[in-house]
Context: one part of a larger RNA
Molecule: large-subunit ribosomal RNA, domain III
Organism: hypolithon metagenome
RNA sequence: GAGUAACGAUAAUGCAGGUGAGAGACCUGCACGCCGAAAGUCUAAGGUUUCCUGCGCAACGUACAUCGGCGCAGGGUUAGUCGGCUCCUAAGGCGAGGCUGAAGAGCGUAGUCGAUGGAAAACAGGUUAAAAUUCCUGUACUUAAACAUAUUUCGAUGUGAUGACGGAGAAGGCUAUGUCAGCCAGGCGUUGGUUGUCCUGGUUUAAGCUUGUAGGUUGGAGACUUUGGCAAAUCCGGGUCUCUGUUAAGACUGAGAAGCGAUGACGACGUUCCCCUUGUGGGAAUGGAAGUGACAGGUGCCAUGCUUCCAAGAAAAGUCACUAAGGUUAGGUAUGUUUAAACCGUACUCCAAACCGACACAGGUAGACAGGUAGAGAAUACUAAGGCGCUU
Numbered sequence: 001g002a003g004u005a006a007c008g009a010u011a012a013u014g015c016a017g018g019u020g021a022g023a024g025a026c027c028u029g030c031a032c033g034c035c036g037a038a039a040g041u042c043u044a045a046g047g048u049u050u051c052c053u054g055c056g057c058a059a060c061g062u063a064c065a066u067c068g069g070c071g072c073a074g075g076g077u078u079a080g081u082c083g084g085c086u087c088c089u090a091a092g093g094c095g096a097g098g099c100u101g102a103a104g105a106g107c108g109u110a111g112u113c114g115a116u117g118g119a120a121a122a123c124a125g126g127u128u129a130a131a132a133u134u135c136c137u138g139u140a141c142u143u144a145a146a147c148a149u150a151u152u153u154c155g156a157u158g159u160g161a162u163g164a165c166g167g168a169g170a171a172g173g174c175u176a177u178g179u180c181a182g183c184c185a186g187g188c189g190u191u192g193g194u195u196g197u198c199c200u201g202g203u204u205u206a207a208g209c210u211u212g213u214a215g216g217u218u219g220g221a222g223a224c225u226u227u228g229g230c231a232a233a234u235c236c237g238g239g240u241c242u243c244u245g246u247u248a249a250g251a252c253u254g255a256g257a258a259g260c261g262a263u264g265a266c267g268a269c270g271u272u273c274c275c276c277u278u279g280u281g282g283g284a285a286u287g288g289a290a291g292u293g294a295c296a297g298g299u300g301c302c303a304u305g306c307u308u309c310c311a312a313g314a315a316a317a318g319u320c321a322c323u324a325a326g327g328u329u330a331g332g333u334a335u336g337u338u339u340a341a342a343c344c345g346u347a348c349u350c351c352a353a354a355c356c357g358a359c360a361c362a363g364g365u366a367g368a369c370a371g372g373u374a375g376a377g378a379a380u381a382c383u384a385a386g387g388c389g390c391u392u
Stems, first nucleotide, its partner, number of pairs: 013031006032389004040369004046349002050347001051075006060068002080141002082345003087118002092113003098107003122139005142341011153327002158322005166309004172302003177296005182203006188196001204265002208260003215253004219244008228236002266291001269287007310313001355364002371383004
């Protein structure tokens, strides 16, 4: 320079009460304003205790601070089913032998790792200051082992099938959800009207089990045969014949709906008691109404379907069938009972003051959910739930 610029989005504050040494900024309440395909909710990555409670205010916070993502102390993350690990493989990595190379080393077979993919199984309600598909209540499901009963050709690291997949488009059936009506409970106006075709609130319920629908795919059954599937095969593939069917039957698949689940839970609103009775406040126990229909309707489900196109769109495990070695006091199948299901993650944040940007930085950051009115719409405007008024 200068007590100057600035104090980081122009979403906005005002009042009352409380606490306190001290209050424009903290807490509570009432108004007002802002977001609402987000400035809400959930999750991946990343962060790593920032979560909750008590006590503090030197420093940190662009000002204050009784407040805080700050300091100190204590507390908090509960799983057979969620996600990992485990089983499987992709790109890619490593790589016994091997090949190559002055050396270091490079490449690579068998193999072994490697998810962003494949593969068994859980939902609803309640509960904490802070955890919940993890705890509790109720109702389920899966896999494996042992045992019992019944019955019986079992068996793999091999063989076959399945798993198993692209883009675009269209129509249909459903549901989530919403709206309206009905039903249930309450209300009748401090200001002109409001017993009415009035107002306000509620009208919620899962997985699973049973049934197998709208629809989708395919003809089905049997006998015989055998250049193939590196050996074998009753399996797969090829061939022949018979029966049956071809506006159908049978088989496989398949949303939703219905019944049970549920004489349960939830539920507006009460009742009783307790707490600083400040309050239209908080807590505990307990009672508990209605709980139906119509319409609209998804980008979700049926659907990895169907139609169509050319650029022709993972693999392996798993599952099923088949036999080989071998076994048949084994093993398989069905039902029931018992037992087991370890370990790791789980707090909190996550378009952000907690991640990446030197900062409590107008920047950047993958996915899921998607109410109402108007609208073609996830645009835009207003708004619900919910969250905020951006630390002078």